[in-house]
RNA sequence: CUCUUAUCCAGAGUGGCUGAGGGACCAGGCCCGACGACGCCACGGCAACCAGGUGCGAACCGAAGGUGCCCCUUCCUGCCCGGACCCCGUCCGGGGAGAUAAGCC
Numbered sequence: 001c002u003c004u005u006a007u008c009c010a011g012a013g014u015g016g017c018u019g020a021g022g023g024a025c026c027a028g029g030c031c032c033g034a035c036g037a038c039g040c041c042a043c044g045g046c047a048a049c050c051a052g053g054u055g056c057g058a059a060c061c062g063a064a065g066g067u068g069c070c071c072c073u074u075c076c077u078g079c080c081c082g083g084a085c086c087c088c089g090u091c092c093g094g095g096g097a098g099a100u101a102a103g104c105c
Stems, first nucleotide, its partner, number of pairs: 003103006013043005021032003026078004044070003049066002052061003074097001079095007
């Protein structure tokens, strides 16, 4: 990297360094950004996937360990499928894609 499974409309800040773009690719929007974004570091916090404990199990408990996360729904949409309707458009649901965890390799 590929593959498998699960989840993704909730939640979560201060300071320091840096200095111009950032929000997965591309596009159309929308949002954040010199009142310093993004990124990195320190401390803090949120959460509960693995691990720990209880339990036959479903689940529950804790948050020391391994990750993860802390603007806007994965910011929204575009591509495919199904359905509904005031019907060639709008809306709803699902998939795909992405992110995170665990596992195989």
Model confidence (mean pLDDT): 84 of 100. SAM riboswitch aptamer (S box leader) from an Acidobacteriota bacterium, 105 nucleotides, folded computationally. Taxonomically the source falls in Acidobacteriota (Bacteria, Pseudomonadati).